[in-house]
Order: sequence, then C1' cells, then structure tokens
RNA sequence: UUCGGAAAACGGCAAACCGGUCGAAAGGCCGGGACGCAAAGCCACAAAGCUUCGUUCAUACUUUUUUAUUUUAUGGACAUGCUGGUUGGGCCACCCGA
Repeated sequence: UUCGGAAAACGGCAAACCGGUCGAAAGGCCGGGACGCAAAGCCACAAAGCUUCGUUCAUACUUUUUUAUUUUAUGGACAUGCUGGUUGGGCCACCCGA
C1' cells in the first nucleotide's frame, strides 16, 4: 500500500419509540433509548425512494347574463427539498491476518 476479516482487545455509532425544537411536508437537530452496524465515519455526483410550500394541468364548487377571470377542495405531473441506516461512487480511518 492492497485484499480479507470482527474471533480477541480498545472502543465507536445509534433503529423503532418517547419528550422538546425547526420545517408546508418528507425529514433534520437536542435529550432519553438500543433494532442493529467492520465504515451505520464524512461527501447529494449518478440512480432509486420519500415529500409538495411552490409551478402547471384536469375535475367539481363558487363569482358572473354567458365565457373568461376569481374562490375553495380533490387528483395527476415536476424539485430548487429530504434520505449516506437504499444502492453505486469519492475521501479519511482503529485492530487482526495474508
């Protein structure tokens, strides 16, 4: 340096859930808590998934003499958002063995 491994040793992280907080939400952060993790350390480049404040289309309602416009609701599509404990990739790294 590369590959493999977690049996041992030093340790590390922390799912669900609960409380608080930020956010439209997904979700993030803090505390408790441990399902698990040999990179469950760091990074949103690619894929995949999640959400939809916002944009757009459609339907119904509302306003209107009528249409258009306006109001409200529902649904479809789209991230500029999120997920590193979804995968790939990049970077750093303890112990043991080859």
A computed fold for a 98-nucleotide RNA from a Nitrospirota bacterium, annotated as c-di-GMP-I riboswitch aptamer. Its Rfam family is "c-di-GMP-I riboswitch aptamer". Rfam's curators write: GEMM was predicted in a large-scale screen for bacterial structured RNA regulatory elements. Rfam links the family to the GO term cyclic-di-GMP binding. Its mean pLDDT, the model's own confidence on a scale to 100, is 82.